[in-house]
RNA sequence: AGAGUUUGAUCCUGGCUCAGGAUGAACGCUGGCGGCGUGCUUAACACAUGCAAGUCGAGCGAAGCACUAAGAAAGAUUCUUCGGAUGAAAUUUUAUGUGACUGAGCGGCGGACGGGUGAGUAACGCGUGGGUAACCUGCCUCAUACAGGGGGAUAACAGUUAGAAAUGACUGCUAAUACCGCAUAAGCGCACAGUGCUGCAUGGCACAGUGCGAAAAACUCCGGUGGUAUGAGAUGGACCUGCGUUGGAUUAGGCAGUUGGCGGGGUAACGGCCCACCAAACCGACGAUCCAUAGCCGGCCUGAGAGGGUGAACGGCCACAUUGGGACUGAGACACGGCCCAAACUCCUACGGGAGGCAGCAGUGGGGAAUAUUGCACAAUGGGGGAAACCCUGAUGCAGCGACGCCGCGUGAGUGAAGAAGUAAUUCGUUAUGUAAAGCUCUAUCAGCAGGGAAGAAAAUGACGGUACCUGACUAAGAAGCCCCGGCUAACUACGUGCCAGCAGCCGCGGUAAUACGUAGGUGGCAAGCGUUGUCCGGAAUUACUGGGUGUAAAGGGAGCGUAGGCGGGAAGGCAAGUUGAUUGUCUAAACUAUCGGCUCAACCGAUAGUCGCGAUCAAAACUACUUUUCUUGAGUGAAGUAGAGGUAAGCGGAAUUCCUAGUGUAGCGGUGAAAUGCGUAAAUAUUAGGAGGAACACCAGUGGCGAAGGCGGCUUACUGGGCUUUAACUGACGCUGAGGCUCGAAAGCGUGGGUAGCAAACAGGGAUUAGAUACCCUGGUAGUCCACGCUGUAAACGAUGAUUACUAGGUGUGGGGGGACUGACCCCUUCCGUGCCGGAGUUAACACAAUAAGUAAUCCACCUGGGGAGUACGGCCGCAAGGCUGAAACUCAAAGGAAUUGACGGGGACCCGCACAAGCGGUGGAACAUGUGGUUUAAUUCGAAGCAACGCGAAGAACCUUACCAAGUCUUGACAUCCCUCUGACCGGAACUUAACCGUUCCUUUCCUUCGGGACAGGGGAGACAGGUGGUGCAUGGUUGUCGUCAGCUCGUGUCGUGAGAUGUUGGGUUAAGUCCCGCAACGAGCGCAACCCCUGUCGCCAGUUACCAUCAUUGAGUUGGGGACUCUGGCGAGACUGCCUCUGCAAGGAGGAGGAAGGCGGGGAUGACGUCAAAUCAUCAUGCCCCUUAUGACCUGGGCCACACACGUGCUACAAUGGACGGGACAGAGGGAAGCGAAGGCGCGAGCCGGAGCGGACCCCAGAAACCCGUUCCCAGUUCGGACUGCAGUCUGCAAUUCGACUGCACGAAGCCGGAAUCGCUAGUAAUCGCGGAUCAGCAUGCCGCGGUGAAUAAAGGCUCGGGCCUUGCACACACCGCCCGUCA
Repeated sequence: AGAGUUUGAUCCUGGCUCAGGAUGAACGCUGGCGGCGUGCUUAACACAUGCAAGUCGAGCGAAGCACUAAGAAAGAUUCUUCGGAUGAAAUUUUAUGUGACUGAGCGGCGGACGGGUGAGUAACGCGUGGGUAACCUGCCUCAUACAGGGGGAUAACAGUUAGAAAUGACUGCUAAUACCGCAUAAGCGCACAGUGCUGCAUGGCACAGUGCGAAAAACUCCGGUGGUAUGAGAUGGACCUGCGUUGGAUUAGGCAGUUGGCGGGGUAACGGCCCACCAAACCGACGAUCCAUAGCCGGCCUGAGAGGGUGAACGGCCACAUUGGGACUGAGACACGGCCCAAACUCCUACGGGAGGCAGCAGUGGGGAAUAUUGCACAAUGGGGGAAACCCUGAUGCAGCGACGCCGCGUGAGUGAAGAAGUAAUUCGUUAUGUAAAGCUCUAUCAGCAGGGAAGAAAAUGACGGUACCUGACUAAGAAGCCCCGGCUAACUACGUGCCAGCAGCCGCGGUAAUACGUAGGUGGCAAGCGUUGUCCGGAAUUACUGGGUGUAAAGGGAGCGUAGGCGGGAAGGCAAGUUGAUUGUCUAAACUAUCGGCUCAACCGAUAGUCGCGAUCAAAACUACUUUUCUUGAGUGAAGUAGAGGUAAGCGGAAUUCCUAGUGUAGCGGUGAAAUGCGUAAAUAUUAGGAGGAACACCAGUGGCGAAGGCGGCUUACUGGGCUUUAACUGACGCUGAGGCUCGAAAGCGUGGGUAGCAAACAGGGAUUAGAUACCCUGGUAGUCCACGCUGUAAACGAUGAUUACUAGGUGUGGGGGGACUGACCCCUUCCGUGCCGGAGUUAACACAAUAAGUAAUCCACCUGGGGAGUACGGCCGCAAGGCUGAAACUCAAAGGAAUUGACGGGGACCCGCACAAGCGGUGGAACAUGUGGUUUAAUUCGAAGCAACGCGAAGAACCUUACCAAGUCUUGACAUCCCUCUGACCGGAACUUAACCGUUCCUUUCCUUCGGGACAGGGGAGACAGGUGGUGCAUGGUUGUCGUCAGCUCGUGUCGUGAGAUGUUGGGUUAAGUCCCGCAACGAGCGCAACCCCUGUCGCCAGUUACCAUCAUUGAGUUGGGGACUCUGGCGAGACUGCCUCUGCAAGGAGGAGGAAGGCGGGGAUGACGUCAAAUCAUCAUGCCCCUUAUGACCUGGGCCACACACGUGCUACAAUGGACGGGACAGAGGGAAGCGAAGGCGCGAGCCGGAGCGGACCCCAGAAACCCGUUCCCAGUUCGGACUGCAGUCUGCAAUUCGACUGCACGAAGCCGGAAUCGCUAGUAAUCGCGGAUCAGCAUGCCGCGGUGAAUAAAGGCUCGGGCCUUGCACACACCGCCCGUCA
């Protein structure tokens, strides 16, 4: 720092999404250790149990206990002289006393702190800065002065008594640092009248006078502690105040103690805080009131910053303590663990009544995605009480639980190639995992074991804790997962799946070869964590203060006037509010940043320094504000002119339509694409004359004029607004913009009343069109259009461009003025105001704008923030209504959009071409048959081809074979290939049995080389690698082919233009069959195509003549032979045609005509097919990836099928006849083929054919007779002497075989058909048409195909239409590209 996503591609606008950081988090998988932090965000939901505020006996009385002292009674034990002595423990009485003993009470201090929570609160609540001359302050510190002398009670306690209890009631006794008078008063307070000084004001301070008022408590260890009063300080609070503090105007008016005053009350204190009276104020678009939401801040997160979000933990303030209200006590509360009342809930109860408040620490239930132990200790820090010892302290210090976060450490290190095994991939060669492991050598951080053992505590005292830390021995052992791997975004392969299962943050992936699903191997990333989800900031300049826009992308209000507000000309002076500088106060601590330091490092902790803001003081005076004086250029006024459809009202005019009356006149008129409805013989239309009435004003008329916009058009008059020019007399900044507001505002529409000729929604009756036609077209026709007065308030109200001011190259028109010059109205120069076009800089995404800016600046207003939902709903305001103005959300999509580019397309345009149409000739479509296809049928009717560009196509030839299909029977290393082992000597051939056939069984015959080991070859048998597949995928492919199309196109390099896609070149003017050539041109060149080079054909020449030819010579039945090389012909090599020549035309390229020539403008034909399109065809020619089958989807064999047949279509053949059929006679080709072949002569058969076997591997022989044609005869228009299907009989040939299922022959039979509907095909010259011949395939089988020659036309040469194509241009919301896109209804 950016990236993905709108498009075929581009630029822009614009949204969506991602990469980053953060978190009191939660969830999934996983989990070794430690340190420091942190942990109910939800139900301010309800709470069992324990603890969280007590302490003082040095204030007091009484009681109990222990000890002590004394007494009394009684007396264990021991000693004994038996007299006694001793006298433990226990009991009891009294009491001086002692106690670091106990609980209750009076009293004092503390329970207002500490701890919790965030419900309420939009507020002086909080933050920040001030003020109090309007205040209080216990304990603490300092100072001054005091403490004299009395009194009366009361709890405890005792007794009685009520009650279940809680809790009382009565009587009696008693104390105090408890309570109450009196005395005292330095000083204080109050009142009264003074003096001095002083403050912004109310006022304050000091001094002296008079009157009035209020104090105290003791204890003691004799050190002191405590008490009272006053003042001061410190601390803590209270109140006031400037500024700041969420959203909503679809909340615009709110308020009655409300605002102020006078006088009181109350308070620590000011104050409507409260009260009586008086006045009617006060707040509000600078957002009052209302509604919703919310504790505020230091900070925290993010960000470059400005900002945005947030308010857990830590710190400050506030508020609250089950809910609501209230006061008491007190220095302090309206009081979390105090009181009273009310309410809800829970508990106890004897039913009468009572008790309680975890938002303290633990803990429980509940809610929830979700948040911990009913732990230890007062050792430290701090708090309360106490003189102190000390007591209390769930504050706090620690520990426990949770990877919840941050930080640190470890899970080993070195060496180690046979690159082990395994796994995965593989082109099978190998590659990857991978020095990784194993192995060898080391080490011990953490954890485990053992020993020692702190600081924290300045004497004692340690919960933590036998903790941190140190040392020793020991074992690589106990310690790695999670996510991702199509792009963004680092990281790829295999298998499975087959739009299924699934993934996905966005784009999107998955329909049989998925780097996107699932699994595996491997890679990448992070790591005790990793991902996901939620939320916030960032990226997003996507709310733009920094830092955006509004002609067409979202966005200029329809226009003006004008209020508030904002902004504002020149000069001089003043002031110091803004502004700037300096000094200073504050900005708690923590945090942050920088430097340094302490825990082994880090996190963490500590020290020092630094920052915004606000306040105060001093200073400066440029700019802004304010103020004073002044100026004229902005603005306005005056004067002189001037143009105009500017507005309102009244009057007048002619043309035209319609209607009425009358005349002329007769059958139509009218209307349309074509018609019909309609009008008309009762006289229309047309035409003439007269009249009525309403509306609108031709020509002039013009990107001309006027107006703010809407808008304004015959003429005249009246009234009236504004502009422009000139002048420079007057005012002296009076200006610009303008939220609200007010006014104007096309058409349609509404109300009331008129008017109505034409036009004309609705309608109607229709008439047409159409599949329908509630439309477009036609005939009618009412509101309305017109007038007056009101309302409505919207338009693509547009220049889709707000107003004003200034500045910034030119050129050329036009409207209205002025000036100069000129003889001049012209023309010219110049200037002001309008209105257009072109264009430079500049701007713009581009288009474009360009002094009339969309340029450069300034001021003010309005508006925009993805598309749809939607200018919709609700609410409000306006309206008679119609409706208008204001104006959302849920939900949904990843786009919607602007400009420009290249194509494709258009029932857009211009130009050009083609048997494309037209002009012709002949067909198809009707019939029969052949053949192919569909369909149907079948055991199977194998498969493919499907508009043109499938359908006599693959197939240049299915009886078996072919053959891929079906039925039945067989084989399993196989019918075919390679390798290995073994046996045999074969293989081939012959025979027999069996079978439907293959298969199977048996018999006979039978190698070569040799170094004698064996080898070669072949066959049988065997095991496994493998063979095999016309099985699938032509949408995985190669190759080949079709088609557009033999159409003239398709591109590149460099340069130039454009932000870019792209353009230019290749466009333009001509020309051509042609991007063929010429000219021009920011292009210059080049490539693939075109043309040419190749083949055939048409003319001639040269060379050469056998099997071809024969003019001359000879010869024959015959070019048969001799001979010839002239001709034809054959083979080879050349020539020839180039717009070369002439005329005309054109700049040229070229074109028109002509000559010559065999041929003339490409002479004719062929081969040759650019970049590409159709996922076109073919896995069944072949090759091939992947998938599938492997005793079968392979292989063999017999029979059947591919030949079926109600039907439909395509392509053909034969016909329907006389331009013909039949019979007889006669003539002329070319190109081919031939050895498992063509087959002559001759003979036989009516014929197909048979017998025969000369010649020929062929310019020699054969196929081979060409036919149409010509001549003659016959038929006479008919289902025929046309036509030949179908059928019967008899045959021929091929072949192993002719039934399914061949071709041909003879005789007989003799169907449909008399020229074919809609529609449709081919052909422009040796062509169509017509006639026969040959060949490939092939045993046999052609009406098909490929060739060959014979005869041989008609018509067009023009650009109107149809189809297809090419180039230019235009539109476009199409790009899968019009067989597109897309709207509505229904399912």
Source information:
Small-subunit ribosomal RNA from an uncultured bacterium, 1387 nucleotides, folded computationally.